[in-house]
RNA sequence: UGGGCACACCAAGAGACUGCUAGAAAUAGAGGAAAGUCCGGGCUGCAGCAAGACAGAAGUCAGUCUAACAGACUGCCGUCGUAAGACGAGGGAAAGUGCCACAGAAAACAGACCGCUAAUUUAGCAAGGGUGAAAAGGUGAGGUAAGAGCUCACCAGAGGAUAUAGCAAUAUAUCCUGCUAGGUAAACCCACUUCGCAGCAAGGAGGGAUGGUAAAGUCUUGCAAUUUUACCCUCCGCAAGAGCAAUACCGCAAGGUAUAUGCCUAGAUAAAUAGUCUCUUAAACAGAACCCGGCUUACAGGUGUGCCUUUUUG
Numbered sequence: 001u002g003g004g005c006a007c008a009c010c011a012a013g014a015g016a017c018u019g020c021u022a023g024a025a026a027u028a029g030a031g032g033a034a035a036g037u038c039c040g041g042g043c044u045g046c047a048g049c050a051a052g053a054c055a056g057a058a059g060u061c062a063g064u065c066u067a068a069c070a071g072a073c074u075g076c077c078g079u080c081g082u083a084a085g086a087c088g089a090g091g092g093a094a095a096g097u098g099c100c101a102c103a104g105a106a107a108a109c110a111g112a113c114c115g116c117u118a119a120u121u122u123a124g125c126a127a128g129g130g131u132g133a134a135a136a137g138g139u140g141a142g143g144u145a146a147g148a149g150c151u152c153a154c155c156a157g158a159g160g161a162u163a164u165a166g167c168a169a170u171a172u173a174u175c176c177u178g179c180u181a182g183g184u185a186a187a188c189c190c191a192c193u194u195c196g197c198a199g200c201a202a203g204g205a206g207g208g209a210u211g212g213u214a215a216a217g218u219c220u221u222g223c224a225a226u227u228u229u230a231c232c233c234u235c236c237g238c239a240a241g242a243g244c245a246a247u248a249c250c251g252c253a254a255g256g257u258a259u260a261u262g263c264c265u266a267g268a269u270a271a272a273u274a275g276u277c278u279c280u281u282a283a284a285c286a287g288a289a290c291c292c293g294g295c296u297u298a299c300a301g302g303u304g305u306g307c308c309u310u311u312u313u314g
Base pairs, nucleotide, nucleotide: 002309003308004307005306006305007304008303009302010301012280013279014278015277016276017275018274020029021028022027031285035296036295038294039293040292041291042290043199044198045197046196056195057194058193059192060191061075062074063073064072065071076090077088078087079086080085091190092189096188097187098184099183100182113129114128115125116124117123118122137155138154139153140152141151142150156180157179158177159176160175161174162173163172164171165170203236204235205234206233211232212231213230214229215228216227217226243263244262245261246259247258248257249256250255
């Protein structure tokens, strides 16, 4: 000097006038995602309870955090990247069944197209070539009619044992076995673990107007009337919380504990949270409806911190 990686914050503020909602008043009034409705709960109602099985659904490396989670943090392994880092639907292919198009002789109980050797209408071979993403592990030597882990040395993979470090996933080292087609379970499946159902339009209370809709009851039949229940109606649920901030301590961290510390921060119900003017820097995505913790998606601009790498100079 150029290029990158990761994390955090802001999302309008102040004043004046007019207007709306909550509240007695003071005062307050739409987001980082309010979106998606994808996870987990709080809460409400129903199911008599407990255990087990079947079916169905979900999860899957290890440890920790949390009310809980498919979330978060710290690690392990794998792939990509020079790196900072990013991603992982991360148990099992040695229980079984499938699939790997085309090309190729043949894609696993796999084998002979070209070819090599001996021989003559047959036998042996899989070392060389071809096809392919992948074809009887690789290199070298011996051996052979020609060859082949057929044998040996070294290496790779797979399986096993021991030791060390670590809570563990796992890593490293040494030794043994000629065992040597792989991939795929985000294919069916197997193993282990977890799971009642429905949802604020849940649910509770009130009311009965010459109001409306629906269902049912009473009388022998018909008409009419009347009663009960449910909804439309009103109120509650409805905002003080697994709450926020500050300080101290513990923990690598997520987070936890404590404080006679501080704060209260929308509650509408056909739907309020706004309009104009001035100043500052004002653009994107975008508007609460029971609440909270996450995930995913959309997005213009600004501010800050740390790290990696390139060029140049000292």
This is a predicted structure of a 314-nucleotide RNA (Bacterial RNase P class A) from a Campylobacterales bacterium. The sequence was found by an Rfam model in a public genome assembly. Its mean pLDDT, the model's own confidence on a scale to 100, is 76. Taxonomically the source falls in Campylobacterales (Bacteria, Pseudomonadati, Campylobacterota, Epsilonproteobacteria). It matches the Rfam family "Bacterial RNase P class A". Rfam describes the family as follows. Ribonuclease P (RNase P) is a ubiquitous endoribonuclease, found in archaea, bacteria and eukarya as well as chloroplasts and mitochondria.